[in-house]
Context: one part of a larger RNA
RNA sequence: AGCAUCUGGUGGAUGCCUUGGCACCAAGAGGCGAUGAAGGACGUGGCACGCUGCGAAAAGCCGUGGGGAGUUGCGAGCAAACGUUGAUCCGCGGAUAUCCGAAUGGGGAAACCCACCCUUCGGGGUAUCCUGUCAUGAAUACAUAGUGACAGGAGGCGAACCCGGGGAACUGAAACAUCUCAGUACCCGGAGGAAAAGACAUCAACAGAGAUUCCGCGAGUAGUGGCGAGCGAAAGCGGAGCAGGCCAGUGGUCCAGUAGUGAGAACCGGAACGAUCUGGAAAGGUCGACCAUAGUGGGUGAUAGUCCCGUACGGGUAGAGAAUGCUGGAUCCUUGAGUAAGGCGGGACACGUGAAAUCCUGUCUGAACAUGGGGGGACCACCCUCCAAGCCUAAAUACUCCUUGGUGACCGAUAGUGCACAAGUACCGUGAGGGAAAGGUGAAAAGCACCCCGAUGAGGGGAGUGAAAGAGACCUGAAACCGGAUGCUU
Numbered sequence: 001a002g003c004a005u006c007u008g009g010u011g012g013a014u015g016c017c018u019u020g021g022c023a024c025c026a027a028g029a030g031g032c033g034a035u036g037a038a039g040g041a042c043g044u045g046g047c048a049c050g051c052u053g054c055g056a057a058a059a060g061c062c063g064u065g066g067g068g069a070g071u072u073g074c075g076a077g078c079a080a081a082c083g084u085u086g087a088u089c090c091g092c093g094g095a096u097a098u099c100c101g102a103a104u105g106g107g108g109a110a111a112c113c114c115a116c117c118c119u120u121c122g123g124g125g126u127a128u129c130c131u132g133u134c135a136u137g138a139a140u141a142c143a144u145a146g147u148g149a150c151a152g153g154a155g156g157c158g159a160a161c162c163c164g165g166g167g168a169a170c171u172g173a174a175a176c177a178u179c180u181c182a183g184u185a186c187c188c189g190g191a192g193g194a195a196a197a198g199a200c201a202u203c204a205a206c207a208g209a210g211a212u213u214c215c216g217c218g219a220g221u222a223g224u225g226g227c228g229a230g231c232g233a234a235a236g237c238g239g240a241g242c243a244g245g246c247c248a249g250u251g252g253u254c255c256a257g258u259a260g261u262g263a264g265a266a267c268c269g270g271a272a273c274g275a276u277c278u279g280g281a282a283a284g285g286u287c288g289a290c291c292a293u294a295g296u297g298g299g300u301g302a303u304a305g306u307c308c309c310g311u312a313c314g315g316g317u318a319g320a321g322a323a324u325g326c327u328g329g330a331u332c333c334u335u336g337a338g339u340a341a342g343g344c345g346g347g348a349c350a351c352g353u354g355a356a357a358u359c360c361u362g363u364c365u366g367a368a369c370a371u372g373g374g375g376g377g378a379c380c381a382c383c384c385u386c387c388a389a390g391c392c393u394a395a396a397u398a399c400u401c402c403u404u405g406g407u408g409a410c411c412g413a414u415a416g417u418g419c420a421c422a423a424g425u426a427c428c429g430u431g432a433g434g435g436a437a438a439g440g441u442g443a444a445a446a447g448c449a450c451c452c453c454g455a456u457g458a459g460g461g462g463a464g465u466g467a468a469a470g471a472g473a474c475c476u477g478a479a480a481c482c483g484g485a486u487g488c489u490u
Stems, first nucleotide, its partner, number of pairs: 001489009015475001016440002020411002022408007029400002031157002039100003042055003046078002050074002061094006070082003105114003115126004128154009161192001162190005172179001176226001202209002213240005223231002244392003247336001251332009267315003273288005289306002291295001297309003341365008351377001372387005427434002447474001450462004
């Protein structure tokens, strides 16, 4: 030095566990904001770093309901206190609520700087835009523009869903230009708990149907298409859900008041077990019982229907208040002309200009008036059918930032969210932005008093606790890697 066996160190795989995630179901909620939001900054504790809570009234104040023995958050400790004269805690309502932020008195490099007016000296007001009312008022006589005051409203944030205005390219066509991707991504505006659509100038076919929306079929059909790649209906049928109204009055919609049932906050009641054996511990084994509208689940020193929390079931009410009825108020509108239709140019329709109807309209024209007009895929006639150019409308449908309950042939710490831990943290970047690692002693800290070596260390050896310390900073503890002992070989 190699090999083998044994024994350690290092390391953190594996097994087991789960506070956290993931997906979905049901119900709820579907908004918050000038009465100052979302999100922050800075403060706030006896000692106070982070998180949480709160706001100079600052881990809190008041009222009220619940609850019943402990309490001063995570978070131990020391100190000091509170509590059956009912604390802490939980529900509901209120008070306070610094500064920044739409941020709104002006400014500004957010959390800062500087003002004016009124004031009972506590405080209040002063942004912009829109609407309305009143006043004032130019060039310019009347007026109008403008200006001022008052009142009301808006503004910003928010996960997706929805409507509207704009609107790509990569890509596909095996190249590429029409075409496709796609009216997608993205930008902007707006609204609601849904939105949009909606009560036939619709379809159909000589029989008839009867608003809209969504689903299944019809059907990858009819079509459309450098007839390429592709795109792609409708009628009808079956379902979900159904609802119709108004234009001057027996009405619709909205708001307020009133009547008021059901469901419902914290929370309360809530059945039934003992002995013995093993063991550190019984919930396990054995024996004998009991409850069950409760044998979902969790905890307790191993696996508990009957030990604890619960569960089935029953109870509980302050305030708000669904549907519905009644009363009051507000608002809505004149049967739809620069419209229909036509020319030119575009766009939408499954339909790329095509034989291209239908719908929208930039531009130029421009009717009829129910004795009328539109449509039935160029156009004409007959026939059938409907009544445009006004308005409103629940449900069936879409979505889930959020709340509650539940489920899983979903994950189990390199998985599952990026985050089970002081995680959008540490750290990186000028910035936009990027973005980790990191869980487990034990049933209980009983967290090793005391002694020894050592530097008043680190570490170790005794002793003690414990079922176990080879559970001591920790469960288990694989391998790589590094030692020691023994044997063999060189």
Molecule: large-subunit ribosomal RNA, domain I
Organism: Elioraea rosea